[in-house]
The RNA shown here (Bacterial RNase P class A) has 374 nucleotides and comes from a Dehalococcoidia bacterium. The gene name in the source record is rnpB. The coordinates come from a structure-prediction model, not an experiment, and the mean pLDDT is 75. The sequence is in RNAcentral, with records from ENA. Its Rfam family is "Bacterial RNase P class A". The family's RNA type in Rfam is ribozyme. Taxonomically the source falls in Dehalococcoidia (Bacteria, Bacillati, Chloroflexota).
RNA sequence: UCAGGAGGACGGGCGGCCGCCUUCCGAUUUAUCGGGGGGAGGAAAGUCCGAGCUCUACCGGGAAGGGUGCUGGAUAACGUCCAGGCGUGGCGACACGACGGAAAGUGCCACAGAGACAGACCGCCGGUAUCGGGGCCAGGGGUACCCGUCUCCGAAUCCGGUAAGGGUGAAACGGUGCGGUAAGAGCGCACCAGCGGGCGGGUGACCGUCCGGCUGGGUAAACCCCACCCGGAGCAAGACCAAAUAGGAGGGCUACAGGGUCCCGUGCCCGCCCUCGGGUUGGUCGCAAGAGGCGUCGAGUAAUCGGCGUCCCAGAUGGAUGGCCGCCGGUCGCUUAGCGACUACAAAACUCGGCUUAUAGUCCUGCUGGCCAG
Numbered sequence: 001u002c003a004g005g006a007g008g009a010c011g012g013g014c015g016g017c018c019g020c021c022u023u024c025c026g027a028u029u030u031a032u033c034g035g036g037g038g039g040a041g042g043a044a045a046g047u048c049c050g051a052g053c054u055c056u057a058c059c060g061g062g063a064a065g066g067g068u069g070c071u072g073g074a075u076a077a078c079g080u081c082c083a084g085g086c087g088u089g090g091c092g093a094c095a096c097g098a099c100g101g102a103a104a105g106u107g108c109c110a111c112a113g114a115g116a117c118a119g120a121c122c123g124c125c126g127g128u129a130u131c132g133g134g135g136c137c138a139g140g141g142g143u144a145c146c147c148g149u150c151u152c153c154g155a156a157u158c159c160g161g162u163a164a165g166g167g168u169g170a171a172a173c174g175g176u177g178c179g180g181u182a183a184g185a186g187c188g189c190a191c192c193a194g195c196g197g198g199c200g201g202g203u204g205a206c207c208g209u210c211c212g213g214c215u216g217g218g219u220a221a222a223c224c225c226c227a228c229c230c231g232g233a234g235c236a237a238g239a240c241c242a243a244a245u246a247g248g249a250g251g252g253c254u255a256c257a258g259g260g261u262c263c264c265g266u267g268c269c270c271g272c273c274c275u276c277g278g279g280u281u282g283g284u285c286g287c288a289a290g291a292g293g294c295g296u297c298g299a300g301u302a303a304u305c306g307g308c309g310u311c312c313c314a315g316a317u318g319g320a321u322g323g324c325c326g327c328c329g330g331u332c333g334c335u336u337a338g339c340g341a342c343u344a345c346a347a348a349a350c351u352c353g354g355c356u357u358a359u360a361g362u363c364c365u366g367c368u369g370g371c372c373a374g
Base pairs, nucleotide, nucleotide: 001370002369003368004367006365007364008363009362010361012328013327014326015325016324017323018322020039021038022037023036024035025034026033027032041345045356046355048354049353050352051351052350053234054233055232056231059265060264061263062262065230066229067228068227069226070084071083072082073081074080085099086097087096088095089094100225101224105223106222107219108218109217121166122165123162124161125160126159127158130155131154132153133152134151135150140147141146142145174192175191176190177189178188179187193215195212196211197210198209199208200207201206238285239284240283241282248276249275250274251273252272253271258270259269260268292311293310294309295308296307297306298305299304329343330342331341332340333339334338
């Protein structure tokens, strides 16, 4: 300097004039006025997980259903996070993983191909009767030359051996190489993978090394098996006050019955359940002091935890942040100490820990690779 990879932060600021919401104080009998403090996010989005909280009386068990799925930790908990292991991709920094089990069982692997837990299409080797060609030491028959025995090559029929080579396919009963064989094959050997066993290291996943018979595909984001976890419903939860109506109508069960957010048991509470119809849609609480923020010290590789100090940082409910002006900030361009244009994604509604998605741009920290210079 170029290209990458990981993490973090900001994403608007200041002032003026009006206009909002909330809280506290004062004045004002109500209604209002003045002053002090505060007032939209890193994702507030998605509603994908987990909880706090509320109601369901509690406890135990079970089923269904759901979730997670390498190991060890963190956490209130999680499907999250941290550290490691293994695998895949990458020169690398790093990234990703739907990462338990296929010898518990059942399925599926189309088409092609001989055969997909199965098997011989082409091919290679050997043998026999046959055909064609060549050779011929020896000896036999016949004039040259031929015939038979013998031998070599080829063809094709049959039989036997083979699974190394070729073909088909996503995948073909381990891979590569050497020897061996009639030709081949773990048939033997070397290295590797797998499987089984011994020893060593590690909390563990796993790793290293040695020995061995040589060797039993894939798929569980198929059903399934195994291990661990999980009651249900949700702030429109729920509690209270006020007001009004029709102390309505019908049906059922009925005190050993019935109901009480899946079932059973123990056991608690209550009269209950269903259908039709009517009234009220008002107000207060829940509603923000927290698994809280910030600073600092300590422990830990880290996630995080603990101590000390300090601060209070929105609570609306037809639902608050707006309008105007000026000066800056950032990016880009140009005719450059100036002018012009642009300035992202996007608004709390019970709260918090995560994940995922969107995002104009700017800054900081470390690491990797290439090139150059010293």